[in-house]
Context: one part of a larger RNA
RNA sequence: UGACGGGGGCCCGCACAAGUAGUGGAGCAUGUGGUUUAAUUCGACGAUACGCGAAGAACCUUACCAGGGCUUGACAUGGAGGUAAAUACCUAAGAGAUUAGGGGAUAGCUAUACCUCACACAGGUGGUGCAUGGUUGUCGUCAGCUCGUGUCGUGAGAUGUUGGGUUAAGUCCCGCAACGAGCGCAACCCUUGUCCUUAGUUACCAUCAUUUAGUUGGGGACUCUAAGGAGACUGCCGGUGUAAGCCGGAGGAAGGUGGGGAUGACGUCAAAUCAUCAUGCCCUUUAUGUCCUGGGCGACACACGUGCUACAAUGGCCGGUACAAAGAGACGCCAGCUAGCGAUAGCGAGCAAAUCUCGGAAAGCCGGUCUCAGUUCGGAUUAGAGUCUGCAACUCGACUCUAUGAAGCUGGAAUUACUAGUAAUCGCAGAUCAGCCAUGCUGCGGUGAAUACGUUCUCGGGCC
Numbered sequence: 001u002g003a004c005g006g007g008g009g010c011c012c013g014c015a016c017a018a019g020u021a022g023u024g025g026a027g028c029a030u031g032u033g034g035u036u037u038a039a040u041u042c043g044a045c046g047a048u049a050c051g052c053g054a055a056g057a058a059c060c061u062u063a064c065c066a067g068g069g070c071u072u073g074a075c076a077u078g079g080a081g082g083u084a085a086a087u088a089c090c091u092a093a094g095a096g097a098u099u100a101g102g103g104g105a106u107a108g109c110u111a112u113a114c115c116u117c118a119c120a121c122a123g124g125u126g127g128u129g130c131a132u133g134g135u136u137g138u139c140g141u142c143a144g145c146u147c148g149u150g151u152c153g154u155g156a157g158a159u160g161u162u163g164g165g166u167u168a169a170g171u172c173c174c175g176c177a178a179c180g181a182g183c184g185c186a187a188c189c190c191u192u193g194u195c196c197u198u199a200g201u202u203a204c205c206a207u208c209a210u211u212u213a214g215u216u217g218g219g220g221a222c223u224c225u226a227a228g229g230a231g232a233c234u235g236c237c238g239g240u241g242u243a244a245g246c247c248g249g250a251g252g253a254a255g256g257u258g259g260g261g262a263u264g265a266c267g268u269c270a271a272a273u274c275a276u277c278a279u280g281c282c283c284u285u286u287a288u289g290u291c292c293u294g295g296g297c298g299a300c301a302c303a304c305g306u307g308c309u310a311c312a313a314u315g316g317c318c319g320g321u322a323c324a325a326a327g328a329g330a331c332g333c334c335a336g337c338u339a340g341c342g343a344u345a346g347c348g349a350g351c352a353a354a355u356c357u358c359g360g361a362a363a364g365c366c367g368g369u370c371u372c373a374g375u376u377c378g379g380a381u382u383a384g385a386g387u388c389u390g391c392a393a394c395u396c397g398a399c400u401c402u403a404u405g406a407a408g409c410u411g412g413a414a415u416u417a418c419u420a421g422u423a424a425u426c427g428c429a430g431a432u433c434a435g436c437c438a439u440g441c442u443g444c445g446g447u448g449a450a451u452a453c454g455u456u457c458u459c460g461g462g463c464c
Base pairs, nucleotide, nucleotide: 008464009463010462011461012460013459015455016454019418020417021416022415023414026309027308028307029306030305031304032303033302034300035299042053043052064295065294066293067292068291069290070289073121077120078119079117080116081115082114083113089102090101091100092099093098123284124283126282127281128280132278133277134273135272136271137269139267144183145182146181147180148179149178150159151158152157163174164173165172189261190260191259192258194230195229196228197227198226199225200224204219205218208217209216233255236249237248238247239246240245298437311411315370316369317368318367319366320365321364327358328357329356332351333350336347337346338345339344377408382403383402384401385400386399387398388397424447425446426445427444428443429442430441
């Protein structure tokens, strides 16, 4: 100077408290450990690993295993020689890689291409994240971290940055041997909430006609779209205070940072990543490289994490009926008609989309039924029959129909999230993607609460 204290003081945070819904019990999904295995590729391990890398493991991916092949190599550059081609395509052998044979035209006009030879070399998801760059997590969106000059101290250092107030804030004010400044805070950026102007097509429809239908004429008001502006600043009033500010009020769509996002200081954890990529050194070179077939990453006594579905009547089932937002679409989205109980299939219109399509939102509302049961709850599991994608669904896909109908009657100790359009609940879309193990993730809207006395205690953090 820091760090630490079951030392003291002050302050903050869903930290506790007050509440709401959960997890921990069940079944299943998924990740991990362990075990097993020829292999179950690798990494991540308190918080800060465990629906994480992986926004898609049947082959591929793929890095693992078994077997079959290749050795200047699957890929790059350079030398010499050869061919007039090579590839596609066909035939045969083979699990395939591959091998043997057939094989037309054009460009090309001597080298793009292919083959052979030898060597430099290629290659490595091999090791080291404790050799590194870059990137990332965390403390933490916490309010801190520093510098110049001056002053003080022999010096390490201190001062400034402490003190009195105040703030979300080292935010601002006052004081002060300090005076200033930088990185952070805030603001500038995006989005949302109100209004205005401009512009009206594919959007809209008040007035006038018209129609099954904003459908057509028409309109430029409204909605909406998207460009520009206005608006909020403690600006005004009252109280309080030296001030900064705080409390209350008015006006206002919005009030004291309006809501949300992006934005992460100096640093900490030899934190994570050599498997995104790059890279030093080491190792390997008929193999730790590379090609292929099949298998594995999907195993299963068990243990843990994260979720989904439930245990029912605020409910299940049946019929009717209403209202979104945000997205995606050509190797695509697919209206409509027809067939099928259905998944889907056949025909087929429109749309590179404010035009057409996905597309019926669901909870909700109205009516009916069930009457407290392991049930008309719950749907696991299993059998059969199918649909689709794809060379190919055995290991190991999703979906449909029929049958089957397990555990489960609200969950021990313990533990998580959340303060408002939030929790809870309801559906919708997208990325990845042939298909999909998505109950995941990222977004979108619908319905829409309870509670906060307070800071003694638990945890984390800031200042003295």